[in-house]
């Protein structure tokens, strides 16, 4: 060069045959209750679609470019 996969909260991940409801879960991290304290344990909060543009009433889900990573082939 060419083919192809991977990219979602701090992390690991579901969702990825477009739609509901807050993008959901698990650790962890903050705030409360519990408790002499700590731990554990109950309640609760915050945190995420790798960027951009398309089509579509409606995009994490689909097409295109990019970005970064990785597989195979010349």
């Nucleotide at each position: 060069g060419g083919u192809c996969c991977c990219g979602u909260c701090g992390u690991c991940u579901a969702g990825c045959u477009g739609g509901c409801c807050u993008a959901g879960g698990a650790c962890g991290c903050g705030g409360c209750c519990c408790u002499c304290u700590c731990a554990a344990g109950g309640c609760u909060g915050a945190a995420a679609c790798g960027g951009g543009a398309g089509u579509u009433c409606g995009a994490a889900u689909c097409u295109c470019c990019u970005c970064g990573g990785g597989a195979c082939u010349a």
Model confidence (mean pLDDT): 80 of 100. Predicted 3D model of a 74-nucleotide RNA (transfer RNA) from Euzebya pacifica. RNAcentral records the identical sequence in 2 taxa. Taxonomically the source falls in Euzebya (Bacteria, Bacillati, Actinomycetota, Euzebyales).